[in-house]
Molecule: c-di-AMP riboswitch aptamer (ydaO/yuaA leader)
RNA sequence: CAGAUGCAAUUGUCGAAUGGCGCAAAAAGCGACAGCGGGAGAACCAAUUUUGGGGUGUAUCCGAUGAAAAGGAAGGGGAAUCCUCCCCCUAACCCGUCAGCUAAUCUCGUAGACAGAGGGAUAACCGAC
Numbered sequence: 001c002a003g004a005u006g007c008a009a010u011u012g013u014c015g016a017a018u019g020g021c022g023c024a025a026a027a028a029g030c031g032a033c034a035g036c037g038g039g040a041g042a043a044c045c046a047a048u049u050u051u052g053g054g055g056u057g058u059a060u061c062c063g064a065u066g067a068a069a070a071g072g073a074a075g076g077g078g079a080a081u082c083c084u085c086c087c088c089c090u091a092a093c094c095c096g097u098c099a100g101c102u103a104a105u106c107u108c109g110u111a112g113a114c115a116g117a118g119g120g121a122u123a124a125c126c127g128a129c
Stems, first nucleotide, its partner, number of pairs: 011115004018034002021031003035110006045100001052098001053095004060073003075089004081121002084119002
């Protein structure tokens, strides 16, 4: 000097997955509330159930078949937002024959995994002078 690994702090990323209060208190964890997110569920309307159907999610379709790959289209992410180019993802899980929309109503979740800012334009806010 460079690289790898571990710990802590700061800042941030995907995601609904955050906040304080109380209990416990080393902490983990638990409880309710608020915030955020999801599901079930009338009339009217709509739809068609073995070729089963459906849900969370961007994560589907073509290739494509018994199952795949390269590649492509749609979709999603990359430090407010927008444009552009560039880079990346395109999973996983669940219900169990059953659920369209849906007022009232009922009900569930509030995890997990990560990193060093891509470039340009422009706005807002704060601070200093």